The part of an RNA shown here (small-subunit ribosomal RNA, 3' major domain) has 476 nucleotides and comes from a Myxococcales bacterium. The sequence was found in a public genome assembly. Its mean pLDDT, the model's own confidence on a scale to 100, is 82.
Context: one part of a larger RNA
RNA sequence: UGACGGGGGCCCGCACAAGCGGUGGAGCAUGUGGUUCAAUUCGACGCAACGCGCAGAACCUUACCUGGGUUAAAUCCACUCGAACUUGGCAGAGAUGCCUUGGUGCCUUUCGGGGAGCGAGUGAGAAGGUGCUGCAUGGCUGUCGUCAGCUCGUGUCGUGAGAUGUUGGGUUAAGUCCCGCAACGAGCGCAACCUCUGUCGUUAGUUGCCAGCAUUAAGAUGGGCACUCUAACGAGACUGCCGACGUCAAGUCGGAGGAAGGUGGAGAUGACGUCAAGUCCUCAUGGCCCUUAUGCCCAGGGCUACACACGUGCUACAAUGGACGGUACAAAGGGUCGCAAAGCCGCAAGGUGGAGCAAAUCUCAAAAAACCGUCCUCAGUUCGGAUUGUAGUCUGCAACUCGACUACAUGAAGCUGGAAUCGCUAGUAAUCGGAGAUCAGCACGCUCCGGUGAAUACGUUCCUGGGUCUUGUACA
Numbered sequence: 001u002g003a004c005g006g007g008g009g010c011c012c013g014c015a016c017a018a019g020c021g022g023u024g025g026a027g028c029a030u031g032u033g034g035u036u037c038a039a040u041u042c043g044a045c046g047c048a049a050c051g052c053g054c055a056g057a058a059c060c061u062u063a064c065c066u067g068g069g070u071u072a073a074a075u076c077c078a079c080u081c082g083a084a085c086u087u088g089g090c091a092g093a094g095a096u097g098c099c100u101u102g103g104u105g106c107c108u109u110u111c112g113g114g115g116a117g118c119g120a121g122u123g124a125g126a127a128g129g130u131g132c133u134g135c136a137u138g139g140c141u142g143u144c145g146u147c148a149g150c151u152c153g154u155g156u157c158g159u160g161a162g163a164u165g166u167u168g169g170g171u172u173a174a175g176u177c178c179c180g181c182a183a184c185g186a187g188c189g190c191a192a193c194c195u196c197u198g199u200c201g202u203u204a205g206u207u208g209c210c211a212g213c214a215u216u217a218a219g220a221u222g223g224g225c226a227c228u229c230u231a232a233c234g235a236g237a238c239u240g241c242c243g244a245c246g247u248c249a250a251g252u253c254g255g256a257g258g259a260a261g262g263u264g265g266a267g268a269u270g271a272c273g274u275c276a277a278g279u280c281c282u283c284a285u286g287g288c289c290c291u292u293a294u295g296c297c298c299a300g301g302g303c304u305a306c307a308c309a310c311g312u313g314c315u316a317c318a319a320u321g322g323a324c325g326g327u328a329c330a331a332a333g334g335g336u337c338g339c340a341a342a343g344c345c346g347c348a349a350g351g352u353g354g355a356g357c358a359a360a361u362c363u364c365a366a367a368a369a370a371c372c373g374u375c376c377u378c379a380g381u382u383c384g385g386a387u388u389g390u391a392g393u394c395u396g397c398a399a400c401u402c403g404a405c406u407a408c409a410u411g412a413a414g415c416u417g418g419a420a421u422c423g424c425u426a427g428u429a430a431u432c433g434g435a436g437a438u439c440a441g442c443a444c445g446c447u448c449c450g451g452u453g454a455a456u457a458c459g460u461u462c463c464u465g466g467g468u469c470u471u472g473u474a475c476a
Stems, first nucleotide, its partner, number of pairs: 001476002003473003007470007015460002019424005026315008034306002042053002064301007077123006085102001088099004106115003128290002131288003137284002139279003142275001144273001149188006155164003168179003194267004199235007208225003213222002238261001241255005317417001321376006333364003338357002343352003383414001388409007430452007
């Protein structure tokens, strides 16, 4: 100087407390361990591995296994042959092998040929490796932590390591600011600058909108751009104003005005460093290893196994509910290899159809919970839907291993969950639906969007993590 302490002081965070909802019990989905297997590819392991890499394993993917086969792709050099290209057949699981049809181009020429380009073969060099090492590395990422810290120059002090500044008194979300001070300044962080959102104005008025007028089944049309909205530019918030407190300070508390008040809300943004953290399977790369194989191609299988254990989720156990009928109200997205309306067929999944739309125009699209009515009356039930049988639909070369969905039948466990444990402080939790990426098909996962919309916070003794000052230390 650090680190540590079941040392002390001060302070903060959904850390506790106060509340609300879960997990842990059930069924299923999904990841992991274990076991099994020819293979169940590999990586990730406290927080910070385990719906993680995977924004989507039937083939492909695919790295694994079994079997079959082999020098594939790129570049350069030398030699040989043929323009390039193309039709069909046979064998085979296919990879591949064998045979076969058409076809002769461009530049030059002394018509023999030569050259460019492309293809095939041979040779040489070379390739190739998701093989090992993340403890050789770059790059990228997680975490402490959006925590308020981490340093430097000069000066001063100290023999020196080092200290000072950065400590102290206040204050803040903040090393934020003020005051003081052997310090004076500065840098990386904080904050602000950026984006979205909340209010208003100006400009603009179609594909958007409709107050008044006409008209209609309908903003469908005339008309209008007031309003909504869209999207560009501005305004607005600064402790600016008032009062109290405070060291005449920084600031704190209360108030006015205001759409918004003291960082308005949210995002992006992650200092010096820590964990030899993660990744050689994104990519790049040193070293090592393989080279008729640890490379490459193909078919089939596997990654989907199943006495079991754990994590993360979904659906429930019901009446604040279930079923049926009726009636409303979103936002944000996607669409031409696409989204697909009306109509018709089917109980339905879906089929048919093809208007319109490269989309503020058409379409996916029905928002759902909510609200109104009827039935059910506390039961393993009109709760719950697992499992299984049969019949189908769709995608795709192909749904057996191993897809999703539909109908009928079946109707399991489950009556609120032990010890323990998680999330959340406001448009949040809870709850309800919508969309997107990936994608032929496949979503209970992920990301985004809106609807309805709470309870509680006395407080900082304790648990936990962190900051700061100080103290002890046989630790570095």